Annotation
The prediction has a mean pLDDT of 82. The RNA shown here (c-di-GMP-I riboswitch aptamer) has 87 nucleotides and comes from Desulfuromusa sp. The model forms 94% of the base pairs in the Rfam consensus. It was read from a public genome assembly, where an Rfam model found it. Its Rfam family is "c-di-GMP-I riboswitch aptamer". About the family: GEMM was predicted in a large-scale screen for bacterial structured RNA regulatory elements. Gene Ontology term of the family: cyclic-di-GMP binding.
């Protein structure tokens, strides 16, 4: 150094629930909390899955289709970068 991930040491992150704030929603922030994570650090590049307020199509109203924007990095791949040091 590259791959892997035992044994420890330093730490780190933070699910679910409560509480404010945004948001039409999924969902995101901030506290306060741990289910767990060796990449549970970053990135929507590819699929998976969740949201529909406006606009478009269709429509009598529901609902349902397509399109389109979001949203999950703690859904899986990838692509980058990181402690530690055993086989």
């Nucleotide at each position: 150094c590259c791959a892997c991930g035992a044994a420890a040491a330093c730490g780190c992150c933070a699910a679910a629930c409560c509480u404010g704030c945004u948001g039409a929603a999924a969902a995101g922030c901030a506290g306060g909390g741990a289910c767990g994570g060796a990449a549970a650090g970053c990135u929507c590049c590819g699929g998976g899955u969740c949201u529909u307020u406006c606009c478009u199509c269709c429509a009598a109203u529901u609902c349902c289709u397509a399109u389109a924007a979001g949203a999950u990095g703690g859904c899986c791949g990838a692509g980058c970068u990181a402690c530690c040091g055993a086989a």